[in-house]
Molecule: FMN riboswitch aptamer (RFN element)
Organism: pig gut metagenome
RNA sequence: UUUCAGGGCGGAGUGCAAUUCUCCACUGGUGGUAAAGUCCACGAGCCUUUAAAAAGGCUGAUUUGGUGAAAUUCCAAAACCAACGGUAUAGUCCGGAUGAAAGAAA
Numbered sequence: 001u002u003u004c005a006g007g008g009c010g011g012a013g014u015g016c017a018a019u020u021c022u023c024c025a026c027u028g029g030u031g032g033u034a035a036a037g038u039c040c041a042c043g044a045g046c047c048u049u050u051a052a053a054a055a056g057g058c059u060g061a062u063u064u065g066g067u068g069a070a071a072u073u074c075c076a077a078a079a080c081c082a083a084c085g086g087u088a089u090a091g092u093c094c095g096g097a098u099g100a101a102a103g104a105a106a
Base pairs, nucleotide, nucleotide: 001106002105003104004103010024011023012022013021025092026091027082028081029042030041031040032039037080038079045058046057047056048055049054062078063077064076065075066074084095085094086093
């Protein structure tokens, strides 16, 4: 310098109206470490101050058993979590975003 860099609503019910509620279903960014959405670190996101540049702050969720030298990472089981704006209350729809970025590759 160039390229790449986030997935997921299918069925049923209620209702004037719901991919938003209820029941079932489905998804899991980057680096580290025994292979991780839940450990550690970060990105994204949000808030405050500022004319701006920039500075400061906030930021989700796991247990039990098994194997092993080593695993909150594997195997088995049962749980839990998921920004902001819009709309019948949204992790999964639409929007900021044909954006930005941890980082990866050449």